[in-house]
RNA sequence: AGAGUUUGAUCCUAGCUCAGGAUGAAUGCUGGCGACAUGGAUAAGGCAUGCAAGUCGAACGGGAAUAAUCACACGGAAGCGUAAAGUAAGUUUGAGUAGCAAUACGAUGGCAAGCGAUAUGUGAAAGAGUGACAUUCUAGUGGCAGACGAGGUAGUAACACGUAGGAAUCUCCCCCGUAGUCAGGAAUAACUCACCGAAAGGUGGGCUAAUACUUGAUACACUCGCAAGAGGAAAGAUUUAUCGCUAUGGGAAGAGCCUGCGCAGUAUCAGCUAGUUGGUAGUGUAAAAGACUACCAAGGCUAUGACGCUUAGGGGAGGUGAGAGCCUGGCCCCCACCGAUGGGACUGAGACACGGCCCAUACACCUACGGGUGGCUGCAGUCGAGAAUCUUCCGCAAUGGGCGAAAGCCUGACGGAGCGAUGUCGCGUGAUGGAUGAAGAGCUUCGGUUUGUAAACAUCUUUUAUGCGGGAAGAACGUUGACGGUACCGCAUGAAUAAGGGGUUGCUAAACUCGUGCCAGCAGCAGCGGUAAUACGAGUACCCCGAGCAUUAUCCGGAAUUAUUGGGCGUAAAGGGUGAGUAGGCGGUGCAAUUAGUCGUGUGUUAAAUCCCAGAGCUUAACUUUGGAUUCGCACACGAAACGGUUGCACUAGAGGGUGUGAGAGGUGAAUGGAACUCAUAGUGUAGGGGUGAAAUCCGUUGAUAUUAUGGGGAACACCAAAUGCGAAGGCAAUUCACUGGCACAUUUCUGACGCUCAAUCACGAAAGCGUAGGUAGCGAAUGGGAUUAGAUACCCCAGUAGUCUACGCCCUAAACGAUGAUCUCUCGGUUUUCGGAGUAUCGACCCUCUGAGAGCCUAAGCUAACGCGAUAAGAGAUCCGCCUGGGAAGUACGGCCGCAAGGCUAAAACUCAAAGGAAUAGACGGGGACCUGCACAAGCAGUGGAUUAUGUGGUUUAAUUCGACAGUAAACGAAACACCUCACCAGGAUUUGAAACUCACGUGAAAUCCGUAGAAAUACGGCCCCCGCAAGGCACGUGGACAGGUGAUGCAUGGCCGUCGUCAGUUCGUGGUUUGAACUGUUCCCUUCAGUGGGGUAACGAACGCAACCCUUAUUGUCUGUUACAAGUGUCAGACGAGACUGCCCAGCACUGUGUUCUUGAGAGAAAUUUCGAGAAUAGAGUGCUGGGAGGAAGGAGAGGAUGACGUCAGGUCAGCAUGUCCCUUUGACAUCCUGGGCUACACACAUAAUACAAUCGCACGAACAACGGGUCGCGACGGGGUAACCCUGAGCCAAUCCUUCAAAUCGUGCGCCAGUUCGGAUUGAGGUCUGCAACUCGACCUCAUGAAGCCGGAAUUGCUAGUAAUCGCGGGUCAGCCAUACCGCGGUGAAUACGUUCUCAGGUCUUGUACUCACUGCCCGUCAACUCAAGGGAGCUAGAAAUACCCGACGUCUGCCCAUGUGGCGGCCUAAGGUAAGUUUAGUGACAGGGAGUAAGUCGUAACAAGGCACGGCUAGCGGAAGCUGGUCGUG
Repeated sequence: AGAGUUUGAUCCUAGCUCAGGAUGAAUGCUGGCGACAUGGAUAAGGCAUGCAAGUCGAACGGGAAUAAUCACACGGAAGCGUAAAGUAAGUUUGAGUAGCAAUACGAUGGCAAGCGAUAUGUGAAAGAGUGACAUUCUAGUGGCAGACGAGGUAGUAACACGUAGGAAUCUCCCCCGUAGUCAGGAAUAACUCACCGAAAGGUGGGCUAAUACUUGAUACACUCGCAAGAGGAAAGAUUUAUCGCUAUGGGAAGAGCCUGCGCAGUAUCAGCUAGUUGGUAGUGUAAAAGACUACCAAGGCUAUGACGCUUAGGGGAGGUGAGAGCCUGGCCCCCACCGAUGGGACUGAGACACGGCCCAUACACCUACGGGUGGCUGCAGUCGAGAAUCUUCCGCAAUGGGCGAAAGCCUGACGGAGCGAUGUCGCGUGAUGGAUGAAGAGCUUCGGUUUGUAAACAUCUUUUAUGCGGGAAGAACGUUGACGGUACCGCAUGAAUAAGGGGUUGCUAAACUCGUGCCAGCAGCAGCGGUAAUACGAGUACCCCGAGCAUUAUCCGGAAUUAUUGGGCGUAAAGGGUGAGUAGGCGGUGCAAUUAGUCGUGUGUUAAAUCCCAGAGCUUAACUUUGGAUUCGCACACGAAACGGUUGCACUAGAGGGUGUGAGAGGUGAAUGGAACUCAUAGUGUAGGGGUGAAAUCCGUUGAUAUUAUGGGGAACACCAAAUGCGAAGGCAAUUCACUGGCACAUUUCUGACGCUCAAUCACGAAAGCGUAGGUAGCGAAUGGGAUUAGAUACCCCAGUAGUCUACGCCCUAAACGAUGAUCUCUCGGUUUUCGGAGUAUCGACCCUCUGAGAGCCUAAGCUAACGCGAUAAGAGAUCCGCCUGGGAAGUACGGCCGCAAGGCUAAAACUCAAAGGAAUAGACGGGGACCUGCACAAGCAGUGGAUUAUGUGGUUUAAUUCGACAGUAAACGAAACACCUCACCAGGAUUUGAAACUCACGUGAAAUCCGUAGAAAUACGGCCCCCGCAAGGCACGUGGACAGGUGAUGCAUGGCCGUCGUCAGUUCGUGGUUUGAACUGUUCCCUUCAGUGGGGUAACGAACGCAACCCUUAUUGUCUGUUACAAGUGUCAGACGAGACUGCCCAGCACUGUGUUCUUGAGAGAAAUUUCGAGAAUAGAGUGCUGGGAGGAAGGAGAGGAUGACGUCAGGUCAGCAUGUCCCUUUGACAUCCUGGGCUACACACAUAAUACAAUCGCACGAACAACGGGUCGCGACGGGGUAACCCUGAGCCAAUCCUUCAAAUCGUGCGCCAGUUCGGAUUGAGGUCUGCAACUCGACCUCAUGAAGCCGGAAUUGCUAGUAAUCGCGGGUCAGCCAUACCGCGGUGAAUACGUUCUCAGGUCUUGUACUCACUGCCCGUCAACUCAAGGGAGCUAGAAAUACCCGACGUCUGCCCAUGUGGCGGCCUAAGGUAAGUUUAGUGACAGGGAGUAAGUCGUAACAAGGCACGGCUAGCGGAAGCUGGUCGUG
């Protein structure tokens, strides 16, 4: 930054769609980690449960509990002293025992420390009780908080919010001052007693305290008051310190009130308002005020949008955008409002109060039925509704809030964790090496190639993960950390735990194969899919993004597609039908003053966050944070004075007036006139008139038409007349008069900016139409009749009513058009015309020059998409108004206003389409035009169409009648030969690697031919037979494998070939030029030609394919050659090479080109003579082209004929000549192959092409004459012989200028037939034969005899042919055994007629014109009706809501009155929520029915439009009609 999409292509206009970004999102598929954010947008729907606002005992009286201390009265432990039964370490004695001994053991007796139940004295502890002094907790009184914080966005279009200001105010707590804090009193809750109630709760008696209540005193800088004066306060707690309390002044901060400006849509809401606007006096408030009350006045708001309705919280900001803008208002911050719904007050510094009160209403719950209770739009959570949105978590550790002196308590604020890819940011899912380019898979031209260094494999790393260990900061005052054993750090394990989604036709990055076959499906738009789908589905590959990717929804962008920046209005959408003119907008020159616009400077404000810049902190980033910058705007102050405004004084160029002239279908009224028409009367006169494409209806012998005279009537004004004139437009036309509007020129006389434009408003406004009253000749909707037609509600004709005319009153629309708003200024020229003026000239006029105002044409610059416009702009500028924003629905519905009606003005939406449209281009087409050509017509000749036969086709039939070809361009065509074969069809019988081909392997050397049997044959069986070569091998056969085969499908997959337009003259290219471009030019034009043939001219110059020529045959001739021709010379014959005709020669005419001479005329030079240049006329000769004639010549204007067929057209024909892609059939039973028989030959009929005829220009018989092209050895076949003949026998000659075919026939001569179904015609049939062939039954040809049909020249219609042609006559060849050949291809013989000409038919070409066609007129396309679907409007009504009015009733409550006389009293009053009654307004839903609209491959009826669309179309209007539509009036050209 653009792209796709209207067309055959182009440019433009215009809409739709896409690529980008974003989201509080949702859905689909998928899903590793972390950080930071974020998460009920719908039902302001209902809520279980828990928590979210308490705190203070240092205000108070109680109550409860209790540590320490003291007092009293208890209590009596440990310790110490004494006594003590008993016990006893140790020491001593030592009988004795054992031993060889040393030594060991040891009975018994004595002494004895220590321990010790218990008893007693002393000691006074623990413990418990009471009291005092205290501490802690607390229901209640009291104080403060609860009005903050938290939530939501229902309401609100407003001083709600934002911004900038203001004055008539208040303030708990906080700060700074000043002065105080004295003396009393009465109660009450708690508590206790009694009672009521299910509960909630309540009643009565009694006691008590305070920082609760209250009285008195005092008081200022307080209040009131001019003053005098009057009035008004307090509370204590406490050991201290201190904290409180009262009054008052100030501050900080907060709150209330008022104002300017800004602040959605709608005019299909235009008028609203009675407390409404103001005043006075009151009430009321903290405070101004109709805020409220009484009285008085009648004001106030509104097009700069009041009032009403709909929608909506506002801002900072967020998204997007280059910006201006547009959209949004979730999270965070500020403000407002709300707390189930409605109303109300109380308390308080602050509320009319989310977790307070009262009442009413709805809902829900409890109940003992008497009565009560409640409000998650706090945090979690639940139900519901919804596409959709989380845990009934942890903690007060931090920050902050309330209370408190404090400790502290409370805190779903907050700090954290959890859930959700909801978003943003970061990280990872490994790295390096690794080519036998593995395997697998896909594709393939079968060679290969892609996946792809990807994998495997090797080496390495450890972010993440897992395990283990260590372990914070966040704390400031402390023993205080929810997060959290978290972040972070260390170690270990091991590539280990981790990739998908969308797309691949273009836009738009990325393609192949298979499947499917307008099916299934895709799709944002264009569009894809009907057998070769890069668009559907799958696979493979690739592209994009990546823990995400897509889709859906919404917003901005692209969209300059609402255009301020930054669009338009002639024809695409769009100039009002025209004017007058109000508000509004804009406005000439000079001077001076001033300044709310404007410009400058400064100050204040524009909260923070956000955005931007530079830094900092989390490992980085997101995130957080510091500083800076920015902050449109608003207000105030000062300054400037160019522009603008205002004021003043002047001016005259704008504008207007005066004076003098002038033109005119300008308007209104009246009078008059002639022509035409018609009617009446009268005359003349007689049979028609009228009308049409042709007719008829109609008029006329009761005398029409025609003609003459007279009279009546209405309407319109010929010529003049024109691109004329006038008017604002519509419009205006005989003449005259009266009244009247506007305009132009001249003069420079006056005024002195008085101007321009123009919503609203007013006036005018063709035709048609309406009302009333007249009038009515002609014309003439409707209507009637006649025609036309398939029909004809039309076109044509005959009549004819409204109407057309007048007056008055309405209507108010047109293609009301120049499809072009008004005014002013500027910008080359030429020419015509109308009306003025001036100059020159003239007697005057004309002419000429200049100038002003109009009306036209051509053109420069410029503009425009182009066409075109171009001083009368669609050019360059200025001002104002109107209008447009895709097509249809629709100028419609609804509503409103107007109208007698018809209807007009204003004016949508749902739904639907991807276009609708403008200009120009190339074609095609036209019942458009011009020109030209053609056996196209015409002029002629012979035919076809009628008959019979032959052949082909359709149809029918059939077992099969194989297939193809169907306007021209199929039909004697494929088929230059259907008895079998051919053969593809049918019936039947058979075979399966196959009937034929190639190759490999193995085997065999046999088989086949031939013979026999069976059979319809194929075939089967048997017999006979026994390869070649030295070898390799060849040949043949069999088996097996690769493979064959197909006249099966598709000619719309193809090649090749062919037909046709058409042997028509066309079709293109390169370079250059023109155009924005498609395209054009060249190739058009003039003359000419068979010809785009040639010449001239020319922004073209050249070239290519076609034309012509080159090629073949033929006509004349030269030379040479001479076989087989000829009797021969020779060259009539044959062949080869040449010549010849061409644009050549002569004459005349026409056209063009250039040249000379003469004359006329214009311009320039010059004094002039004269000369130069240009234009015109006449004439002379020259050149080029064409036409006509002539000479020469065999041939004369291309001599005749053939071959040769441009670019292309018809999806023309052929898959059955051949080739060929794809599909199909083929495994014991074929769509292959073989065989027999049948069929292609059928036959009521229709068509096409031929043959033969219908006769005397003929037929028959006899006789006589003259060709050419060809063919021939499996052949032509002579002579001779036989047969009536077909033919047979024999077989000379000939591989051909030699021989044969081969007698040509028409013709000529003679004779007969004499106009008839015949001596015409020969079909059909019978009989007998001949020939070919394995075979003539279906189904051959020929011969002989006999038979002897239709047919006597052919309806509508239609074919061929222009000279050796038509017509007529025979001959040959190919195919072929034979032949259904009358066909086809050739050959010669005889041999005409006619062409004035291009009006018409057909075909073609060139140019031009119109077009809504481009699949190209077999096109396109309109409307009704019928079927189905959809949305909206109307609609008798029905239902639900909203707002308001009048009246009734009236809770709570404020205010207020009275009463009893003091209670929480009673009775009222005003106001008032809810409720009720009544009549309306308005919104939404629903609704029988009727009408229109839109849509839907193949419905019905017509043919309206596009071409002159077959009646030119269209606008407005009126009538009519199945429908498109038709007709009348008027207007436009589109």

Small-subunit ribosomal RNA from a Minisyncoccia bacterium, 1534 nucleotides, folded computationally. Its Rfam family is "Bacterial small subunit ribosomal RNA". Gene Ontology terms of the family: ribosome and structural constituent of ribosome. The organism belongs to Minisyncoccia, within Bacteria. The coordinates come from a structure-prediction model, not an experiment, and the mean pLDDT is 82.